[in-house]
Context: one part of a larger RNA
Formats: sequence, C1' cells, structure tokens
RNA sequence: GGACGAACGCUGGCGGCGUGCCUAACACAUGCAAGUCGAGCGGAGACAGUGGGUAGCUUGCUACGAACUGUUUUAGCGGCGGACGGGUGAGUAACGCGUGAGCAACCUUUCCCAGACAGGGGAAUAACACACCGAAAGGUGUACUAAUACCGCAUAAGACCACGGUUUCACAUGGAACUGAGGUAAAAGAUUUAUCGGUUUGGGGUGGGCUCGCGUCCGAUUAGGUAGUUGGUGAGGUAACGGCCCACCAAGCCGACGAUCGGUAGCCGACCUGAGAGGGUGAUCGGCCACAUUGGGACUGAGACACGGCCCAAACUCCUACGGGAGGCAGCAGUGGGGAAUAUUGGGCAAUGGAGGAAACUCUGACCCAGCAACGCCGCGUGGAGGAAGAAGGUUUUCGGAUCGUAAACUCCUGUCCUUGGAGACGAGUAGAAGACGGUAUCCAAGGAGGAAGCCCCGGCUAACUACGUGCCAGCAGCCGCGGUAAUACGUAGGGGGCAAGCGUUGUCC
Repeated sequence: GGACGAACGCUGGCGGCGUGCCUAACACAUGCAAGUCGAGCGGAGACAGUGGGUAGCUUGCUACGAACUGUUUUAGCGGCGGACGGGUGAGUAACGCGUGAGCAACCUUUCCCAGACAGGGGAAUAACACACCGAAAGGUGUACUAAUACCGCAUAAGACCACGGUUUCACAUGGAACUGAGGUAAAAGAUUUAUCGGUUUGGGGUGGGCUCGCGUCCGAUUAGGUAGUUGGUGAGGUAACGGCCCACCAAGCCGACGAUCGGUAGCCGACCUGAGAGGGUGAUCGGCCACAUUGGGACUGAGACACGGCCCAAACUCCUACGGGAGGCAGCAGUGGGGAAUAUUGGGCAAUGGAGGAAACUCUGACCCAGCAACGCCGCGUGGAGGAAGAAGGUUUUCGGAUCGUAAACUCCUGUCCUUGGAGACGAGUAGAAGACGGUAUCCAAGGAGGAAGCCCCGGCUAACUACGUGCCAGCAGCCGCGGUAAUACGUAGGGGGCAAGCGUUGUCC
C1' cells in the first nucleotide's frame, strides 16, 4: 500500500447493486416451510331437479320421503411425490475432494425411440356400522363392501436360470451372436372418445454405485504398527467386485520414499495479495462430501439406512386421572443464551423452477420482492457566477500591520437531491386471463438556496505552525522519543494539511 462476512469511537443527505451469527452442531414458545390426484375406488355430507310411495286432510294441496340424475366437498383405501428443493460444517487427513482413467464386476422411477401383449378367475381389507377399553395419545372385537390394492391360472416370439452345440471377438477370470430341449415370471383400467394409463423386451438419455494412477496440513520431544490382520479355498451376501461376512488353511501385510499415534481441518472452482514465482483464505455464488438432539438399527422404495418417516437406547423438555403418553428450527421468521458483533414472528406465487394432476388448478419461507444495517463497492449532492468599505468579529502583533478572506453580507441565477400536484411502465410469453414489487422506476409542471459535513492529523519518518495553559505533573506515543517555566510532540484556541458521507483505531492476511 492492498484486502475484509469485520468490530469499536466520532459523525451521517440520497440512490443503485451486493452482503449480513465468523461465537454455543447451545436450548427453543408460536406460525408457516410437502403435498397432490374424485379422469383409480367404495362410502359419507351438502345443494338442485325428477320423484314410486306414506301421512294430514280443506280431494288437490301441504309435509316427509325410498330410488334416480346433475353439481360439489373429501375422512379412508390406492397412485405418484415426501431420497428433490432448503440448512449446517460437528465429524472426516479419507478414493472424502481435485484430476485422469477403468467396470469383460453394476443399477437406474419418471422421460425419448422401437417391438410384442393385455385372456379368464379368486379371496380379502380400510372406510362405514355396532359393541367395548383408555384421562389422553390411541386401541380391541364382531359383521359388511370396492378398486389401477392383493393372489392364483392361461399365453412366452423375445427376457432370465441351469445344461448342450456352432460361429466370432479377444482386455486374465472371459464377452457377443445364433441355435436345441427343459424350467420361471406379466398385465388395469379411466374418460367429456381428444386421449391418459398398464405388462414385458431392446436401445438411448439422465442420475448414481464401485475400482485404480497422481495430488492433498503440522509434529520423530510419536518408530515400530497389525489377528479379519495379509493371502488362498469354499459357502453366504450385494445391483455389483471385494475379508464385505463366515468356516478352514497358510503366515503374511504396512513402515525413515515416515507406517502407527497425536494435533488441526470439510475439499474444490475460486477469493485476497504479489511484476511473477509464491504466500494466505475456503463468507456470499457454483460442484462434491458429511450430518440432522446423541448412539444404534432396519422397513418401504427405482432411489434412504431417510432434517420436518419408523423402531430401540440415552440426555433434556412438556402433558398426565401416575397407569402412561408427546417432542426434536444445523428450513423461513422469531425467542432466550453466548458474544466485540450480524436483520422482519413482512408481501406474493406475477416471474423462474419444483411436486401432483388429462386439465382447470392446488401446494411451494425454493424463489421473486419489500423491511432493517454506511457492512462493502459505485454514483450524486450539500449550490453557481459576480462581489473590497478587504465590513464586523476572532487570532496574532515589532501596534505599523498580518491573517481568517471573495470567505460573509449583498446582487443575479440554477434545480441534481428535496416538497407538492399530474401522467405512469418494461418485466406478460399469448387464443385469452393473470404484476407481489408498485402508483415503484421514469416523465411533466410548480416551489424555494431553502433540509444535507464531518473525521483525523500538523517534532522527524510524513503533507501541514503560532499563541496561551501546564511544569518529568497532567498527559502523548506506530518507531525514534516529547513533558523538570519561553513545549511547532501534553491540553485549548486561531491557522494549516489530508481524506470525505465518511474519517480514524483495533484485529487478520499478502
């Protein structure tokens, strides 16, 4: 000198764009953050219409009303989604990350392309009803019912499994194609008739899984470490290879090219600095990983060992009729606490994107906006021109003057920002509708210099000096050093220098 997610002191006019718990991965009141589909299903409710019948009687009206039709709502079954999006960085020195390869050892819902198919049956169960238990959370029994829920059967070109044959490619175990006779496994409908779905196979796409080369902090005042350890055979398990797991066998394996142990730490694209080499950092944004009170476990599923799912244990908090239950903000706001320190319990789904749906649409604290904060960067303003009696006043003085100083007053202007009034968007694609921001930005008119300057420094380094006070006191100080009676170094004043809505100080990095 530069930089900062900064803090502190003094000061503070406006706008644009960003950024904002670095500390306690401390504890959390309250609200919201993941639903959706009635065009899968049976019910139940509401409204409207038709209304077999029943009752009242005033014999043609009123009331009730089975059943049907239409519209609509949705607790339950079912489907898809809750594995994305959002948060945090505790753990992790590791194939975690980065980079480059490999899988002849693998999976992939939805999507795209192509082929084939959808025949015929069955048994349940929730809801509902009834009975019952419990303070509650919730639960039990009996009886009924539906499906795109569940289960057999048929079909089998192709798929898969084991056994053969032929051809071919080789990258070690082997891979691919054709073929023979066996075995195994499918399916579902809805509808407004436009379509949307279902099963199976092949290919693609997307997303993942695994393996390897290289790179990836400090300590030797850590030198030996290791028994599923290292390898083999066999069996199991997995989508898949593998001590991944198990039985048996062998005794290996790693290590001064730093094993092991200890400390620290999420990694990278990037960011800061520097001429570069390098050094430092890993906030915001993007990629990957890990975690979801702590520890463990599996279930479902294409995908999880699952933040707002389940089970167990532990700590904590809450409810309780003491028998038992409920909870998890490292989602968005917000509260307490910690701290030098970090914001609103805001608006909207209008846009972008996501989930569901045929769609209308619903949901979306993702997101888009607004609020707060000079926290940062950038831009603008606080007026312009003229104006010497060099006014008054301050300071100083050698008492002549000098200086503040064209500075002010005064005159003439201007209108950025400001105030008031009026107009008023783009962002909205298109067949049409739909704008939170927002009556915002912007434009026009009017008003009036009115409302808008501070902070640090002035001994040398280092730009900028005098007076008074103080008297090794009070104090200053980044280093050298000032202060003990003429202090340009302390305090105040005048003047001056620097930067400017900021200026200084502190901390950290280069």

Predicted 3D model of a 510-nucleotide part of an RNA (small-subunit ribosomal RNA, 5' domain) from an uncultured bacterium. The RNAcentral record of the full RNA draws on ENA and Greengenes. The coordinates come from a structure-prediction model, not an experiment, and the mean pLDDT is 83. It matches the Rfam family "Bacterial small subunit ribosomal RNA". Its family is annotated with ribosome and structural constituent of ribosome in the Gene Ontology.